[in-house]
About this RNA:
RNAcentral holds the sequence, with entries from ENA. Transfer RNA from an Actinomycetota bacterium, 74 nucleotides, folded computationally. Taxonomically the source falls in Actinomycetota (Bacteria, Bacillati).

RNA sequence: GCCCCUGUAGCUCAGUAGGUCAGAGCACCCGACUCAUAAUCGGCUGGUCGCAGGUUCAAGUCCUGCCGGGGGCA
Repeated sequence: GCCCCUGUAGCUCAGUAGGUCAGAGCACCCGACUCAUAAUCGGCUGGUCGCAGGUUCAAGUCCUGCCGGGGGCA
């Protein structure tokens, strides 16, 4: 330098023939239980889906560039 994969909540990920408003588990926080803690159970909060553009009535989901991570070739 070229090619491939990948980047969604604090963490691990799902969501890919574009269209019920962005989800799950864990963690955090609150509550129940307990003498208390843990475990368990219930609930809440949390992300403009790496950044910037483009296409479209509509994009996490397609296209372009850039950035980060991993791998391959030279």
Its Rfam family is "tRNA". Rfam classes the family as a transfer RNA. Rfam describes the family as follows. Transfer RNA (tRNA) molecules are approximately 80 nucleotides in length.